[in-house]
Molecule: SAM riboswitch aptamer (S box leader)
Organism: Actinomyces sp.
RNA sequence: UGGCCAUCCAGAGCAACCGAGAGACCUGGCUCGACGACAUUGCAGCAACCCCCUUCAUGGUGCGGGUGCUUCCGCCAGGAACGAUGGAGG
Numbered sequence: 001u002g003g004c005c006a007u008c009c010a011g012a013g014c015a016a017c018c019g020a021g022a023g024a025c026c027u028g029g030c031u032c033g034a035c036g037a038c039a040u041u042g043c044a045g046c047a048a049c050c051c052c053c054u055u056c057a058u059g060g061u062g063c064g065g066g067u068g069c070u071u072c073c074g075c076c077a078g079g080a081a082c083g084a085u086g087g088a089g090g
Stems, first nucleotide, its partner, number of pairs: 001089001004087005013043004021032003025079005044070003049066003052062001053060002074082001
């Protein structure tokens, strides 16, 4: 990154800090939030997309590396040039 591939009903929270909205956007609902949400940072954890290790192979493992994730199915329904994450390529 207006392109390609895969995934998005499993799993995993504490502290500090901030101070009013937050759960991506629109409409409707629902939920969280001054008993401090959301965001940020630290630590911890989860997972297994790529690497690594292992297996003849299908696969397996997670002490390690690159990422990702840790309210509710991407919160739900409808909508749209949907979005997010990973991988390959340019």